[in-house]
This record gives sequence, structure tokens and C1' cells, in this order.
RNA sequence: AAUAUAUUAUGGCAAACUUAUCAAAAGAUAAGGACGCAAAGCCAUGGGUCUAAGGGAAUAUCCUAUGAUUGCCAGGUUGCCGAU
Repeated sequence: AAUAUAUUAUGGCAAACUUAUCAAAAGAUAAGGACGCAAAGCCAUGGGUCUAAGGGAAUAUCCUAUGAUUGCCAGGUUGCCGAU
């Protein structure tokens, strides 16, 4: 220095739920709150999933992302502790 696997320290993030605001919705942001997380830091690049305003159709309905999700999975990129 690299790889693998446990554990520890100092810190970090924050699910459900509640309130407020924004949004057509999905969802997001802020405050409270902790289920969890070693990348639950960052990037919608590939797949998945959610929504369907607008558009379309065979119109009680269905399809469609240019909307969203990285706390669904891959990929890219940065990175804390340090026993064997």
C1' cells in the first nucleotide's frame, strides 16, 4: 500500500408518524420524532417502482414522463475509525 472479515472511538444521517408550506399527483422542503444506515455522502447513467397534469385511445376505463424515487438494485465518484 492492497484485499478480506470482526470490533471500538469521535462524529454524521434520520423511517413511520405529527404540524406547516409547495405540487395536478407521486412526492419534496422545514420543525418535531427515531425504524434503521459504513456510504442512508454525491450523480436519475441503466433497470425497477410510484404518479398521470398535459397528450392519446376502443372513454364509468385504459395507455403514456418530459414528473418523482439513490432509505429498490446496479454503475460512476468522494470518504471516517483501525484489531487481526
Predicted 3D model of an 84-nucleotide RNA (c-di-GMP-I riboswitch aptamer). The prediction has a mean pLDDT of 83. It was read from a public genome assembly, where an Rfam model found it.